This is a predicted structure of a 90-nucleotide RNA (THF (Tetrahydrofolate) riboswitch aptamer) from a bovine gut metagenome.
Of the family's consensus pairs, 93% are formed in the model.
The sequence is in RNAcentral, with records from MGnify.
RNA sequence: AGAGUAGGCGUGGCGCGUCAAGUGCCUUGGGAUGGGAGGUCGCCCAAGGACGAAGGGAAUCUCUUCCCGCGGUGCCACUCCGCAGCCGCU
Numbered sequence: 001a002g003a004g005u006a007g008g009c010g011u012g013g014c015g016c017g018u019c020a021a022g023u024g025c026c027u028u029g030g031g032a033u034g035g036g037a038g039g040u041c042g043c044c045c046a047a048g049g050a051c052g053a054a055g056g057g058a059a060u061c062u063c064u065u066c067c068c069g070c071g072g073u074g075c076c077a078c079u080c081c082g083c084a085g086c087c088g089c090u
Base pairs, nucleotide, nucleotide: 001090002089007081008080010078011077012076013075014074015073016071017070018069025049026048027047028046029045030044031043035087036086039083055068056067057066058065059064
């Protein structure tokens, strides 16, 4: 000097919700996290709390289906980005 994490942006695909879950925010507790130990102001889970939305068209047995949207929406894949300190690897 380089490789390599959890993850992140973007893109694509398949879904979920739109009869409101999810996402985001706050508090508390827990968990995992480059090859090793360890670790958080990053990530995940749980409980509690506050806040909160974009629907429209067609068919219709009013259940539901399809289409177009919407949501700081879930998962997977890919490009790119990507561990501060110690030890190790090249």
Its mean pLDDT, the model's own confidence on a scale to 100, is 88. Its Rfam family is "THF (Tetrahydrofolate) riboswitch aptamer". Rfam's curators write: Tetrahydrofolate (THF) riboswitch was first reported for Ames et al. as an RNA motif in 5' untranslated (5'-UTR)regions of folate transport and biosynthesis genes in Firmicutes genomes.